[in-house]
Molecule: transfer RNA
Organism: Candidatus Aenigmatarchaeota archaeon
RNA sequence: GGGCCAGUGGUGCAAUGGUAGCACGUCGCUUUGGCUGAGCGAAGGCUCCGGGUUCAAAUCCCGGCUGGUCCA
Numbered sequence: 001g002g003g004c005c006a007g008u009g010g011u012g013c014a015a016u017g018g019u020a021g022c023a024c025g026u027c028g029c030u031u032u033g034g035c036u037g038a039g040c041g042a043a044g045g046c047u048c049c050g051g052g053u054u055c056a057a058a059u060c061c062c063g064g065c066u067g068g069u070c071c072a
Stems, first nucleotide, its partner, number of pairs: 001071007010024004018055001026042006048064005
């Protein structure tokens, strides 16, 4: 320098163009003599950045940034 893959709550991952979900974790309540566990509930992400297409974009297109990997 070039090819490919990835970037979404604190963490790990989903979401085939139509209100962004799940698990773990966190907080509260219930249960217990207490802890663990269990049950119920809540907070937490406008999806790496900037444009474009579209009635509508996490998703498609272009450019950038970061990381991984392969080639040179």